[in-house]
RNA sequence: GCGGUAUAGCCAAGCGGUAAGGCAGAGGUCUGCAAAACCUUCAUCACCGGUUCGAUUCCGGUUACCGC
Numbered sequence: 001g002c003g004g005u006a007u008a009g010c011c012a013a014g015c016g017g018u019a020a021g022g023c024a025g026a027g028g029u030c031u032g033c034a035a036a037a038c039c040u041u042c043a044u045c046a047c048c049g050g051u052u053c054g055a056u057u058c059c060g061g062u063u064a065c066c067g068c
Stems, first nucleotide, its partner, number of pairs: 001068006009023003017053001025041005046062005
């Protein structure tokens, strides 16, 4: 210098129209007590700007990590 990645505590989908799923955590139902099962809950989408009626998504910059 060039390219890629950054989404919940962890893994991970989505790539213009109010962010899926799994594991973990919390609350509840059930049970004599537990476990299992089931229900509910848990995301200002790394940061700062821009474009747009509307941005996780597009554009510019910054930061961190990975590769060349």
Record summary: Transfer RNA from Ligilactobacillus ruminis, 68 nucleotides, folded computationally. Rfam family: tRNA. It is annotated as a transfer RNA. Taxonomically the source falls in Ligilactobacillus (Bacteria, Bacillati, Bacilli, Lactobacillaceae).